This is a predicted structure of a 510-nucleotide part of an RNA (small-subunit ribosomal RNA, 5' domain) from a Gemmatimonadota bacterium. The source organism's lineage runs through Bacteria, Pseudomonadati and Gemmatimonadota. It matches the Rfam family "Bacterial small subunit ribosomal RNA". Gene Ontology terms of the family: structural constituent of ribosome and ribosome.
[in-house]
Context: one part of a larger RNA
RNA sequence: GGACGAACGCUGGCGGCGUGCUUAACACAUGCAAGUCACGGGGGGUGGGGCAACUCAUCAACCGGCGAACGGGUGCGUAACACGUGAGCGACCUGCCCAAUUGUGGGGGAUAGCCGGCCCAACGGCCGGGUAAUACCGCAUACGCUUCCCUGGGGGCAUACUUGGGGAAGGAAACCUACGGGGCGAUUGGAGGGGCUCGCGGCCUAUCAGCUUGUUGGCGGGGUAACGGCCCACCAAGGCGAUGACGGGUAGCUGGUCUGAGAGGAUGGCCAGCCACAUUGGGACUGAGAUACGGCCCAGACUCCUACGGGAGGCAGCAGUGGGGAAUCUUGCGCAAUGGCCGAAAGGCUGACGCAGCGACGCCGCGUGGAGGAUGACGCCCUUCGGGGUGUAAACUCCUGUUGCCCGGGACGAAUGCCUGUUUUGACAGGAGUGACGGUACCGGGUGAGGAAGCACCGGCUAACUCUGUGCCAGCAGCCGCGGUAAUACAGAGGGUGCGAGCGUUGUCC
Numbered sequence: 001g002g003a004c005g006a007a008c009g010c011u012g013g014c015g016g017c018g019u020g021c022u023u024a025a026c027a028c029a030u031g032c033a034a035g036u037c038a039c040g041g042g043g044g045g046u047g048g049g050g051c052a053a054c055u056c057a058u059c060a061a062c063c064g065g066c067g068a069a070c071g072g073g074u075g076c077g078u079a080a081c082a083c084g085u086g087a088g089c090g091a092c093c094u095g096c097c098c099a100a101u102u103g104u105g106g107g108g109g110a111u112a113g114c115c116g117g118c119c120c121a122a123c124g125g126c127c128g129g130g131u132a133a134u135a136c137c138g139c140a141u142a143c144g145c146u147u148c149c150c151u152g153g154g155g156g157c158a159u160a161c162u163u164g165g166g167g168a169a170g171g172a173a174a175c176c177u178a179c180g181g182g183g184c185g186a187u188u189g190g191a192g193g194g195g196c197u198c199g200c201g202g203c204c205u206a207u208c209a210g211c212u213u214g215u216u217g218g219c220g221g222g223g224u225a226a227c228g229g230c231c232c233a234c235c236a237a238g239g240c241g242a243u244g245a246c247g248g249g250u251a252g253c254u255g256g257u258c259u260g261a262g263a264g265g266a267u268g269g270c271c272a273g274c275c276a277c278a279u280u281g282g283g284a285c286u287g288a289g290a291u292a293c294g295g296c297c298c299a300g301a302c303u304c305c306u307a308c309g310g311g312a313g314g315c316a317g318c319a320g321u322g323g324g325g326a327a328u329c330u331u332g333c334g335c336a337a338u339g340g341c342c343g344a345a346a347g348g349c350u351g352a353c354g355c356a357g358c359g360a361c362g363c364c365g366c367g368u369g370g371a372g373g374a375u376g377a378c379g380c381c382c383u384u385c386g387g388g389g390u391g392u393a394a395a396c397u398c399c400u401g402u403u404g405c406c407c408g409g410g411a412c413g414a415a416u417g418c419c420u421g422u423u424u425u426g427a428c429a430g431g432a433g434u435g436a437c438g439g440u441a442c443c444g445g446g447u448g449a450g451g452a453a454g455c456a457c458c459g460g461c462u463a464a465c466u467c468u469g470u471g472c473c474a475g476c477a478g479c480c481g482c483g484g485u486a487a488u489a490c491a492g493a494g495g496g497u498g499c500g501a502g503c504g505u506u507g508u509c510c
Base pairs, nucleotide, nucleotide: 001510002509003508004507006506007505008504009503010502013366014365015364016363017362018361019359020358021324026322027321028320030319031318032317035066036065037064040063041062044059045058046057047056048055049054073277074276075275083201084200085199086198087197088196089195092194093193094192097190098189099188100187101186102185103184104183105139107137108136114129115128116127117126118125119124145170146169147168148167149166150165151164152163153162154161175182176181203249204248205247210240211239212238215237216236217235218234220232221231222230252274253273254272255271256267257266258265259264279300280299281298282297283296302313303312304311305310330356332355333354334353338352339350340349341348342347369399370398371397372396379390380389381388382387403451404447405446406445407444408443409442413437418431419430420429421428422427454499455498456497457496458495459480460479461478465494466493467492468491469490475482476481
């Protein structure tokens, strides 16, 4: 000198864009943050029509489907194939989506809801009856699918690759419809996503020198989507290490960021990718996918309710509270846009997101007026008492109108979707509408210099000097050092220098 997620002191007009618990992964009141589908199913409630059967609309508890594994948070743990980069899988999985081929036949038994009865403070639970399905279970059929057996070709480091032939066994489905369509099953390929393996790379410590028994390898098996001591039985005695094993400390990693001419050093907040975690520890279930933040079970700590028998809970989601701290925000608005989930759609949900609020926390921009105006007012300061400085500064004159205030107009972000018509079903034309921000930005008019300047420094380094007070006192100080009666170094004043809605100080890095 530069930089900062900063803090502190003094000061503070406006706007845009960013950014804001670095400490206690401390504890949390309250509200919200994941639902949706009635075009899968039976029944129920409410309202309308009807004598009724029935029918129309609506609500949504239950069965069922999809989602809830995404999105959002945090950085505890982790020195590791966690991450980055480059490869490999002849050892793998993949719901929704896309393309292609093909199928959707025929049966069965239950169970919620419901009805009846009962227990209970609560959470909740029990018994009986009866009912449906795109819920569940057989059967049929089926391929180029799966498994096994027999038998050829090809290339390959390779077993498990690829391409044929024959045989045996096994495995499917779900329907709804307004007839437009929407689904369901099997197989193959793709896209995107994931799993596993390896080369290389990136902290400190030798005041850690030896470490290791599932340890290292083999054979066989189990398990997995899959390879593998991943696990198990048996066999062998190996494997790693000064090119730093093992141990200890610290730490999420990266793209990047800061600095520097570079090499390098430091760093990893916001944003993006990956990883890990969800009160602490452990466990599995469901599922295409979790070993699951707002799921389940067990144990611990803590908090709450209780009729004392027993129950409930998990903000490292968004706000917000207490606490800790030098220190870090609103219990806001909206789904209008973008994106996500569900749905045929209309639409619903969405503290993701879009916006607004607070904070000079940062960067950038603008303003606090412009021109003229005296051998130069007053005041204040200095003085050699002549005068000098503040100083064109003010007053005064003439202007301007940024910003502020008042009035009027007033957006872009919004075309998807919807309706009608056409249609080669790809789409096209026309129409009525949809904005949280927001009566905001912006535009026009009015008003009137009116509302808007401070902070640090002035001994040398280092730009900027005098007076008064003080008298090694009070004090200053980054270093050198100032102060003991004329202090440019303390304190005040006048003046000056620097920066300016900021200026200084402190901390940290280069």